[in-house]
C1' cells in the first nucleotide's frame, strides 16, 4: 500500500516554546496576532500486550505499544419527518488482524 473487522453525539491545559497559518479532500462555513501549525510538558481514553480478580467471557488496572485533547468525523449525499430530528451511505480517521 491492499484487504478483513471493530470504534466515531463522551472524555482532556488560563502550561512552556513558537510566530502564521489550521480545521484530510472540494464547496460551505468555522477556529486563529485575545496566538495557528509544529515541538516539550501536561492532560483524555482504554484498541492491543502485560497485570489483578476462579477469569474463556465480563470487570479492574494505566506498567508498555498506538491514539486522542475547537465544532458529531464541523457540515454537506440518499430515504423518512412532528422540521426537533432519525435512519442509511460515499469519503475518511482510529486500533486490531491478515497480506
Nucleotide at each position: 500500500g491492499u484487504c478483513u473487522u471493530a470504534u466515531c453525539c463522551a472524555g482532556a491545559g488560563u502550561g512552556g516554546u513558537g510566530g502564521a497559518g489550521g480545521g484530510a479532500a472540494c464547496u460551505g462555513c468555522c477556529c486563529u496576532u485575545u496566538g495557528a501549525a509544529g515541538c516539550c510538558c501536561g492532560a483524555c481514553a482504554a484498541c492491543c500486550u502485560a497485570c489483578c480478580g476462579a477469569a474463556a467471557g465480563c470487570g479492574g488496572c494505566a506498567a508498555g505499544g498506538u491514539g486522542u485533547c475547537a465544532a458529531u468525523u464541523c457540515a454537506g449525499c440518499g430515504a423518512u419527518u412532528u422540521c426537533g430530528a432519525u435512519c442509511g451511505a460515499a469519503a475518511g480517521a482510529u486500533g486490531a488482524g491478515a497480506u